Record summary:
The RNA shown here (Guanidine-I riboswitch aptamer) has 100 nucleotides. Of the family's consensus pairs, 100% are formed in the model. It was read from a public genome assembly, where an Rfam model found it.
[in-house]
RNA sequence: GCGAGGCGCGUCUAGGGUUCCGCGGCGAGAGCCGGACUGGUCCGAGAGACGCAGACGGUCCGGUGAGACCGUUCCACGGCGGGACAAAAGCCCGGGAGGC
Numbered sequence: 001g002c003g004a005g006g007c008g009c010g011u012c013u014a015g016g017g018u019u020c021c022g023c024g025g026c027g028a029g030a031g032c033c034g035g036a037c038u039g040g041u042c043c044g045a046g047a048g049a050c051g052c053a054g055a056c057g058g059u060c061c062g063g064u065g066a067g068a069c070c071g072u073u074c075c076a077c078g079g080c081g082g083g084a085c086a087a088a089a090g091c092c093c094g095g096g097a098g099g100c
Stems, first nucleotide, its partner, number of pairs: 008052005015043002020040002022037001023034004054073007061065001075095001077098001081093003
């Protein structure tokens, strides 16, 4: 050993549980139980992917614009504990504590 656009959003994935659906069991039925049930819905990454927006740089123009196009947008070990929704988690606290 500072600061940081390392911000925001979307679609997904790894991952996650159990509201709902499905599935399994029980029950005459209403319904109840089960996620040491593959799944659909659902949640979902700072340190996963892609994209949008943005920022920065460059080029272009009878047109100077809230313009078009091109490029850049790097790196990143990490708890315990707590929190939310039905619940859990690589979610949030958190690029935190700590470590190197």